[in-house]
RNA sequence: GCUGAGAAAGGCAAACCCGCCGAAAGGUGGGGACGCAAAGCUACCGGUCUACGGGGAAUCCUAUGACAGCGGGGCCGCCAGCG
Numbered sequence: 001g002c003u004g005a006g007a008a009a010g011g012c013a014a015a016c017c018c019g020c021c022g023a024a025a026g027g028u029g030g031g032g033a034c035g036c037a038a039a040g041c042u043a044c045c046g047g048u049c050u051a052c053g054g055g056g057a058a059u060c061c062u063a064u065g066a067c068a069g070c071g072g073g074g075c076c077g078c079c080a081g082c083g
Stems, first nucleotide, its partner, number of pairs: 001082004011036002016031006034069001040075003044072003047067003053062003
């Protein structure tokens, strides 16, 4: 530097349940494992979700709120194999 088939030091932890925070989406701590080679970090681009507030006569619209385990980009890194 390249690769992630098998293996492996080790890591993370979906659904679901309980506590707390939040209007919600969702977050967080504990339990729990569907999975993950970046399921580490980052809302920069696309996308998705929510709508307290704001707009509207109204089904509705709206991100300034979220999602990194939806795709891409950026940053950093473990193990193994090859060079």